[in-house]
RNA sequence: AGAGUUUGAUCAUGGCUCAGGAUGAACGCUGGCGGCGUGCCUAAUACAUGCAAGUCGAGCGAGAAUCUGAUGAUCGGAGAUUCGUCAAAGAGAAUCAGAGGAAAGCGGCGGACGGGUGAGUAACGCGUAGGCAACCUGCCCUUAGCAGAGGGAUAGCCAUUGGAAACGAUGAUUAAAACCUCAUAAUGCCGAAGAGUCACAUGUCUUUUCAGCCAAAGAUUUAUCGGCUAAGGAUGGGCCUGCGUCUGAUUAACUAGUUGGUGAGGUAACGGCCCACCAAGGUGACGAUCAGUAGCCGACCUGAGAGGGUGAUCGGCCACAUUGGAACUGAGACACGGUCCAAACUUCUACGGAAGGCAGCAGUAAGGAAUCUUGCACAAUGGGGGAAACCCUGAUGCAGCAACGCCGCGUGAACGAUGAAGGCCUUAGGGUUGUAAAGUUCUGAUCUGUGGGAAGAAGAAAGUGACGGUACCACAGGAGAAAGCCCCGGCUAAAUACGUGCCAGCAGCCGCGGUAAUACGUAUGGGGCAAGCGUUAUCCGGAAUUAUUGGGCGUAAAGAGUGCGUAGGUGGUUACCUAAGCGCAAGGUUUAAUCUUGAGGCUCAACCUCAUUCUGCCUUGCGAACUGGGCUACUUGAGUGCUGGAGGGGAAAGCGGAAUUCCCAGUGUAGCGGUGAAAUGCGUAGAUAUUGGGAAGAACACCGGUGGCGAAGGCGGCUUUCUGGACAGUAACUGACACUGAGGCACGAAAGCGUGGGGAGCAAACAGGAUUAGAUACCCCGGUAGUCCUGGCCGUAAACGAUGAAUGCUAGGUGUGCGUGCAGAGAUGCAGGUGUGCCGCAGUUAACGCGAUAAGCAUUCCGCCUGGGGAGUACGGUCGCAAGAUUGAAACUCAAAGGAAUUGACGGGGGCCCGCACAAGCGGUGGAGCACGUGGUUUAAUUCGAUGCAAACCGAAGAACCUUACCUGGGUUUGACAUGUAAGUGGUAGGAGCUGGAAACAGUGACGAAUCUGCCGCAAGGUAGAUAGCUUACACAGGUGCUGCAUGGCUGUCGUCAGCUCGUGUCGUGAGAUGUUGGGUUAAGUCCCGCAACGAGCGCAACCCCUGCGGCUAGUUGCCAUCAAUACGGUUGGGCACUCUAGCAGGACUGCCAUCGACAAGAUGGAGGAAGGUGGGGACGACGUCAAGUCAUCAUGGCCCUUAUGUCCAGGGCGACACACGUGCUACAAUGGACGGUACAGAGGGAAGCGAGGCAGUGAUGUUGAGCGGAUCCCGAAAAGCCGUUCUCAGUUCGGAUUGAAGUCUGCAAUUCGACUUCAUGAAGCUGGAAUCGCUAGUAAUCGCAGAUCAGCCAAGCUGCGGUGAAUCCGUUCCCGGGCCUUGUACACACCGCCCGUCACACCACCCGAGCCGGGUGUACCCGAAGCCGGUGGCCUAACCGCAAGGAAGGAGCCGUCGAAGGUGUGUCUGGUGAGGGGGGUGAAGUCGUAACAAGGUAGCCGUA
Repeated sequence: AGAGUUUGAUCAUGGCUCAGGAUGAACGCUGGCGGCGUGCCUAAUACAUGCAAGUCGAGCGAGAAUCUGAUGAUCGGAGAUUCGUCAAAGAGAAUCAGAGGAAAGCGGCGGACGGGUGAGUAACGCGUAGGCAACCUGCCCUUAGCAGAGGGAUAGCCAUUGGAAACGAUGAUUAAAACCUCAUAAUGCCGAAGAGUCACAUGUCUUUUCAGCCAAAGAUUUAUCGGCUAAGGAUGGGCCUGCGUCUGAUUAACUAGUUGGUGAGGUAACGGCCCACCAAGGUGACGAUCAGUAGCCGACCUGAGAGGGUGAUCGGCCACAUUGGAACUGAGACACGGUCCAAACUUCUACGGAAGGCAGCAGUAAGGAAUCUUGCACAAUGGGGGAAACCCUGAUGCAGCAACGCCGCGUGAACGAUGAAGGCCUUAGGGUUGUAAAGUUCUGAUCUGUGGGAAGAAGAAAGUGACGGUACCACAGGAGAAAGCCCCGGCUAAAUACGUGCCAGCAGCCGCGGUAAUACGUAUGGGGCAAGCGUUAUCCGGAAUUAUUGGGCGUAAAGAGUGCGUAGGUGGUUACCUAAGCGCAAGGUUUAAUCUUGAGGCUCAACCUCAUUCUGCCUUGCGAACUGGGCUACUUGAGUGCUGGAGGGGAAAGCGGAAUUCCCAGUGUAGCGGUGAAAUGCGUAGAUAUUGGGAAGAACACCGGUGGCGAAGGCGGCUUUCUGGACAGUAACUGACACUGAGGCACGAAAGCGUGGGGAGCAAACAGGAUUAGAUACCCCGGUAGUCCUGGCCGUAAACGAUGAAUGCUAGGUGUGCGUGCAGAGAUGCAGGUGUGCCGCAGUUAACGCGAUAAGCAUUCCGCCUGGGGAGUACGGUCGCAAGAUUGAAACUCAAAGGAAUUGACGGGGGCCCGCACAAGCGGUGGAGCACGUGGUUUAAUUCGAUGCAAACCGAAGAACCUUACCUGGGUUUGACAUGUAAGUGGUAGGAGCUGGAAACAGUGACGAAUCUGCCGCAAGGUAGAUAGCUUACACAGGUGCUGCAUGGCUGUCGUCAGCUCGUGUCGUGAGAUGUUGGGUUAAGUCCCGCAACGAGCGCAACCCCUGCGGCUAGUUGCCAUCAAUACGGUUGGGCACUCUAGCAGGACUGCCAUCGACAAGAUGGAGGAAGGUGGGGACGACGUCAAGUCAUCAUGGCCCUUAUGUCCAGGGCGACACACGUGCUACAAUGGACGGUACAGAGGGAAGCGAGGCAGUGAUGUUGAGCGGAUCCCGAAAAGCCGUUCUCAGUUCGGAUUGAAGUCUGCAAUUCGACUUCAUGAAGCUGGAAUCGCUAGUAAUCGCAGAUCAGCCAAGCUGCGGUGAAUCCGUUCCCGGGCCUUGUACACACCGCCCGUCACACCACCCGAGCCGGGUGUACCCGAAGCCGGUGGCCUAACCGCAAGGAAGGAGCCGUCGAAGGUGUGUCUGGUGAGGGGGGUGAAGUCGUAACAAGGUAGCCGUA
């Protein structure tokens, strides 16, 4: 810092998406250690259990357990005994005294702190800066002073007693630092009267005099601590104010204690805080009220910043404590672990009543995607109480759990190539995993064990550690126990194989998957991060995509239809003053933490610590350029006056002619009218046409013009009246009076609405006629609203320059309307103003374009935009008589929608040009019969492919068997064929013959081998091995099986059309353009000229072949002019002149002439020439298109079959036959048929061949057989033609199909299924509907000949060859195809394109809806708890007064105001649900049409009916 995604490509607009960071997170997979942090975001839901606020005996009474001492009932019974008893130790009730101090109580202080939570709150709640002259402050500190004398109660305890309990009741008795009275008393408080001072309005402060009032508490260990008063401090609070603090106007009005005043009350204190009275105010577009949402901040996250988002942990403030209300106590509360009441819930109950409040710490249930231990300790820090010891402290310090986060460490290090094995891939060679492993040598952070062992603990000494035997240190052991997750198509670092086959699946966006998936799944490999990694959610960023920094509005979304004008915003020149803005300086504040920077401490880091900095606000001082304010002056902005002309500017009245229609009359007769063509219609009852007269309404030809006027809409005959504005000239007047303009007001085409008129023409609706598949349309004949007038409404248009208004500035050129000035005799010229057009520089723009009439450069103000659809829709409001207008969403859905320009393609767009494209001709096809091919059908099979042109006598240049791929049946399995390995094999391989069989094959089988080397041997030969062959086994062969949409190669086609491109340069932001366009010309992008192009390549042409002319060379197998011979045949000699053959060179180039053309290219004509403008023909086919054809020519990837989809054999089929199509042949006849005679080619072929000649046969042919591997011999007769004869227009002497009979030939074989011959038979057919094909000259037409394939042939096909040999081309309007230029486009799979709406079906969200059910909130009334306040009697009462009676004072009770919850009624907002209705969106190939895009076939679009 950007990237992907709209397009064939491009630029810009614009949305969507991604890469980054973050989190109190959650989920998936995985998980070694440590440090520091963090941990219910949901149900402010409900809570079992334990703990979280107590303490003081140095305030008070009383005092349990226990201990000590004394007395000691009783038990006990050692022992003694005279047997009656006595009796020690020991145990020990009870009593007393002392110690002791539990639990409860009175009293004091503290439970208002600390801890939790964020429900409420849009508020002086919070933040910030101030104020209080309107306030309080326990404990603490300082200063000054004081503490004298009395009194009466009460809890506890005891007794009695109620109750299940909770909790009481009564009586008796008792203490205090509890309570009360009196005294003392001021610098206190209150009141009165003065004086001074200060100030900020009420006032403050100081001071004088007088009167009145108020205090206390003691304890003790004798150190001290405590009490009261006053003044001050400190700390903490209360109240007030400026500024800031979310969204909605589809919430625009709100407010009765409301706003203010006076008085009284109340409070610590000001105040409508409360009350009485008076006034009628107060708030609000600078957003009141209402609704929704929300604790606020320091800060945290992000960002370059400005901003945006958040408000966990830590810190400050606020609010709350089950919900609602209330007060009491107190320094402080309207009180989390206090009280009272109401409500809901839970628990206990003896049913009468009671108890409770975890949003404290743990913990439980529930909810939820989700959040911990019912731990240890008061050792530290801090808090409460206490004189202190000490007690309490779930604050806090620690530990536990959780990868929840941040930080650190580790999972080993070095060497180690045979580059091991295994895996994966492979072109089979190798590559990769990979120094990775193994192996060798080490190390010990972590781990385990042992030993040692802190700091944290203080002001001196001592004591005190939960954490913790922890951190840390040393030693020993041992590589041992420690790596995963995501990704690998692009964005985005990283690819291969297999599986799958639009399936399964993936996906953040684009998009992958339909048989070769780098995108799914797995594996291997790789990339990234790492004790984590991914996903999800949310926020910021990227996004300049709300734009202050920092966007736009002609066409992409966006200028209001236009003006006038209110508030507001902005505003010319000059002097002076001021100091609000502004600038400078200083001060205050901005808690701490955080952040930045610099240091320091934990081994580092995270973390912690120290220091420093920090944009705000306030105060003071100074300054005066600019803005603002005040005042002064000015004239240039603006306005006024005067003079002048222009104008369809507006309103009203009047007048005019042309035309149309109608009426009357005349003339006149059969049609008129209308259309692409018609018909409906009108007309013999006299139309149309024409003449005259009349009526009516509407509109104003020519002039007329990118001419005029108006703010826009708009305005057009002429005259008159009234009236608005602009312009020019002048410079007299005013002196900034200006610009813009939210709301507001006015105007505002057409259509439409309502009233009354009017109504000629035109003309929605409607009707008829046509057109059409239909035609509710386009066309035609009619025709009503309406169009016109009046006075009202509506308020919209593609109301457009798709361009808001105003001001200033910034090159020119050229028209035009209206004024003016100067010069000139004039024509006219020049200058300048104001309008209105065109071109154009700079500039600008995405481009198109704009360009002084800006879309340029600036300023001011207003309006509007923020992806497409849903939708200008719904709901609500306002307006309207209605139609409707205006304001104006959301759910849902898509990844685009849209702009400009580019290249193509296309057009029932245009221009130019070409082609047997049409036309002009000739001959065909389509009708008949036959042949062949195809479809279809049939079949066991009718093998397969080719299917518009560009398949269909095509692959096939030849299916009886073979071919053959198909079918039936029969065989065979290393195979019919190739290579290799292993084993075997001499009576082996081979194999006559025989048996079965349709054959293949299965048996049998006489006979019966070969080569090389070693050894032995004289040799013959023997033996061993190898080769070949064969057998067996295994690798493999084989496949005309699939995919031509995986491919190569080859081919068709556009098209032998003239095109297709490149380099450099130039232009354009770019795609691209230029060149290649233009003017000519050509068969041609052929050439010339011009030109920001200059060149080049592939095509065209030429070079190549055949043919047309002559020449040279050569002369056999060819030829024969001359000579000779001759069987008269170039046969022979001879010759090479000619023909010919086949090689070479020549020839034609618009070269020459004339004309035209631009002095060109070239065209036209001519000369010469065998040939003339490419002489004729062929080969040759640019870039590319059609996923064109071919896996069955061949090759080939992948897939499939392997006793079969291979292979062999026999027979059948490819030859079927209702039918349809294509290509041909033969005909229909006299330009002919038949018969006879007779003439002239070229090019080919020939040895398993061509076959002369002879003979036989009517003939096909047979037989015999010369010659010839060919310029020699043969095929071989050319046919049409010519000569003659005959037929005489007929289904024929045309035509030959079909059929019968008899044959010939080929072949193993002719039945399915060959050709030919002879005789006989003699079908359809008399020139062919719609439609359609070929051909422009040696062509069409017509005639025969040859060849390939081939035994033969279904060939009438194909490929060649020659013979005879025409007609026509005016021309390019039309059909088809093509080329170039241009134009439009919503097409780019490119018109076989795109695309709209209804209907049908499914799903989704929404609106309406009789209503129904919740929630919030307002209002009126009812009821009225607790409680404060007020009142109150005939009730009660210790302190004080009084001798007493009684009083004072207080209390309960009762009453009243207020008052929560509750109830009733009525509004309003919001949510849910609802039969049915409505449109919308999405969905695969549904139905009907074809509205739009091209002139889209009726140009389209906007408003309205």